This is a predicted structure of a 108-nucleotide RNA (SAM riboswitch aptamer (S box leader)) from a Chitinophagaceae bacterium. The sequence was found by an Rfam model in a public genome assembly. The coordinates come from a structure-prediction model, not an experiment, and the mean pLDDT is 81. Of the family's consensus pairs, 97% are formed in the model. Its Rfam family is "SAM riboswitch aptamer (S box leader)". Rfam links the family to the GO term regulation of gene expression. Rfam describes the family as follows. The SAM riboswitch is found upstream of a number of genes which code for proteins involved in methionine or cysteine biosynthesis in Gram-positive bacteria.

[in-house]
RNA sequence: AUCUUAUCAAGAAAGGCAGAGGGAUAUGGCCCUGUGAAGCCUUGGCAACCCUGCGGUGCAUUGCACAGCAGAAGGUGCCAAUUCCAUCCCGGUUGGGGUAGAUAAGCA
Numbered sequence: 001a002u003c004u005u006a007u008c009a010a011g012a013a014a015g016g017c018a019g020a021g022g023g024a025u026a027u028g029g030c031c032c033u034g035u036g037a038a039g040c041c042u043u044g045g046c047a048a049c050c051c052u053g054c055g056g057u058g059c060a061u062u063g064c065a066c067a068g069c070a071g072a073a074g075g076u077g078c079c080a081a082u083u084c085c086a087u088c089c090c091g092g093u094u095g096g097g098g099u100a101g102a103u104a105a106g107c108a
Base pairs, nucleotide, nucleotide: 003106004105005104006103007102008101013043014042015041016040017039021032022031023030026087027086028085029084044079045078046077049075050074051071052070053069054068056066057065058064059063083100088097089096090095
C1' cells in the first nucleotide's frame, strides 16, 4: 500500500518566509485568494481515535465482548463554507443507502 472496523451537519488563532493559486479525483456549479493562495517554520488552539485513570454489564475453562465517567502528559490528526454542493441507486420532498475520499486503530 491492500484489507477490516469506527467517525465525518460540532469545534479551533497569530506571526514570519514565500509569491499564485486553492477548495481530494473527473465533470458542472459555487466559494476563498496580492486586504496574500499553495507550501515551509514558530507559537497557540480544537477534538478525544490510540492513550492515562475509574469502575460497570453480559458470556465464560482465569479470558472475551460491549457500553459509561473523568483526564489530556505521550502518538497522530485537525484549525473557511456539511467531506462546500451535485453527479450512482431507492424515493419526483427537506430523506435513506452506496461509491469515493479524509482521520484513527489493527493485521501483514